[in-house]
Context: one part of a larger RNA
RNA sequence: GAAUGAACGUUAGCGGCGUGGAUUAGGCAUGCAAGUCGUGCGAGAAGCCCCUUUCGGGGGGUGGACAGCGGCGCAAGGGAGAGUAAUGCGUGGAUUACUUACCCUCAGGCUCGGGAUAGCCGCGGGAAACUGCGGGUAAUACCGAAUAAUAUCUCCGGAUCAAAGGUGCGGCGCCUGAGGAGAGGUUCACGUCCUAUUAGCUUGUUGGUGGGGUAACGGCCUACCAAGGCUUCGAUGGGUACCGGGUGUGAGAGCAUGACCCGGCUCACUGGGACUGAGACACUGCCCAGACACCUACGGGUGGCUGCAGUCGAGAAUCUUCCGCAAUGGACGAAAGUCUGACGGAGCGACGCCGCGUGCGGGAUGAAGGCCUUCGGGUUGUAAACCGCUGUCAGAGGGAAAGAAAUUUUGACUGAACCUCAGAGGAAGUCCGGGCUAAGUUCGUGCCAGCAGCCGCGGUAACACGAACCGGACGAACGUUAUUC
Numbered sequence: 001g002a003a004u005g006a007a008c009g010u011u012a013g014c015g016g017c018g019u020g021g022a023u024u025a026g027g028c029a030u031g032c033a034a035g036u037c038g039u040g041c042g043a044g045a046a047g048c049c050c051c052u053u054u055c056g057g058g059g060g061g062u063g064g065a066c067a068g069c070g071g072c073g074c075a076a077g078g079g080a081g082a083g084u085a086a087u088g089c090g091u092g093g094a095u096u097a098c099u100u101a102c103c104c105u106c107a108g109g110c111u112c113g114g115g116a117u118a119g120c121c122g123c124g125g126g127a128a129a130c131u132g133c134g135g136g137u138a139a140u141a142c143c144g145a146a147u148a149a150u151a152u153c154u155c156c157g158g159a160u161c162a163a164a165g166g167u168g169c170g171g172c173g174c175c176u177g178a179g180g181a182g183a184g185g186u187u188c189a190c191g192u193c194c195u196a197u198u199a200g201c202u203u204g205u206u207g208g209u210g211g212g213g214u215a216a217c218g219g220c221c222u223a224c225c226a227a228g229g230c231u232u233c234g235a236u237g238g239g240u241a242c243c244g245g246g247u248g249u250g251a252g253a254g255c256a257u258g259a260c261c262c263g264g265c266u267c268a269c270u271g272g273g274a275c276u277g278a279g280a281c282a283c284u285g286c287c288c289a290g291a292c293a294c295c296u297a298c299g300g301g302u303g304g305c306u307g308c309a310g311u312c313g314a315g316a317a318u319c320u321u322c323c324g325c326a327a328u329g330g331a332c333g334a335a336a337g338u339c340u341g342a343c344g345g346a347g348c349g350a351c352g353c354c355g356c357g358u359g360c361g362g363g364a365u366g367a368a369g370g371c372c373u374u375c376g377g378g379u380u381g382u383a384a385a386c387c388g389c390u391g392u393c394a395g396a397g398g399g400a401a402a403g404a405a406a407u408u409u410u411g412a413c414u415g416a417a418c419c420u421c422a423g424a425g426g427a428a429g430u431c432c433g434g435g436c437u438a439a440g441u442u443c444g445u446g447c448c449a450g451c452a453g454c455c456g457c458g459g460u461a462a463c464a465c466g467a468a469c470c471g472g473a474c475g476a477a478c479g480u481u482a483u484u485c
Stems, first nucleotide, its partner, number of pairs: 001485004006481005013356006019349002026312003030309003035072003040069002047062006079267003088192008098184003103180007111145004120135006151160003165172001193239003200230003205227008242264004246257004269290005292303004320346001322345003328342001329340004359389004369380004393426001395421004402414002429474005434455003440469005450457002
């Protein structure tokens, strides 16, 4: 000098674009953050209409609520960086050893049957969470049979495997196989911090055979056999740390760093486990154990903000319990649409960068006041007053393009450009002045009080302390501290 997710001190007019829990991966009240489909299925509340009535009600129609079965989604999106020094990441390969729901294309198929079960009704248990028994019902839920290739297995003879319907029509779906697109799993080489005051490490360890397991290769697992494998080109151990694109600095080489944004990885109260599924060993799913917290009728239950807001704690330190699905994107749906704290916006913070303003012209008897003085004057200083003008920004009012794409309709929020009004009014500070380093005088103090980045100032004439005046630098900021180059 440049830089920062900064903090602190003094000060502070407006706007745009960014950015904001770096510490306790500490604990969390409350609300919201993942639903959707009636064109898969049965059932059907309130309301309204009609009929009937013993005036309690009953029946029918319309209607479509709360639930239930079923499908798809919930593995995405969002958050965090605890762990991880290599099961990670980066670059370049391999997969003749693999998988794939939704989407696209092509080929073929969609026949005949069956038994349940929730909801519901009846009877219970329990404080609650929830739950038992009996009866009965539907499906694109479940099961059987048929059909069977370009699929699978094969001893090459053959054997085996599927489906679902719905809709007023059309469009929509279902099953099998092949290909595509896109995504993932696995694997190889090289690169990837410090430490030798860590020198030896390893027994499923290294390899083989048989078997198991997986979508798939493999000590991935297992039985047996062999005795191997790694290492001073640093194994093993210890410490620290998510990695990259990038970012900061620098002429570069390099050094430092990994906030925001993008890609990958990992985690979801702590530890373990599997289930479902195309995909998870699953943030707002399940089971077990633990700690913590809450409810309880003491028998037993419930919970997981490292989602968005918000709260306590700790800290030098980091925001609103806001608006909207109008746009973009996502889930579901044939669609209308519903949901979406993703996202779009507004709010708060000079936290950063950038832009604008705080007036302009004239004005000397160089007023008053201040400060200095050699007492003549000098300086503050055209500065002010005063005269004339302008209207940026802020303020008040008016209509208005655009963000809306798509014939109509649709804006949470913002609003360019334009017109009118008033009036210099509402808007300047901070640090410094011995040298480095731009800018000095007086008074006070008297090695005191104090200053200080380094050198060093202060013990009675201090350009260095404190104040005043004057001056210098930067300017809605200016200084200090911390950190990097």

Background
The part of an RNA shown here (small-subunit ribosomal RNA, 5' domain) has 485 nucleotides and comes from an uncultured prokaryote. Its mean pLDDT, the model's own confidence on a scale to 100, is 86.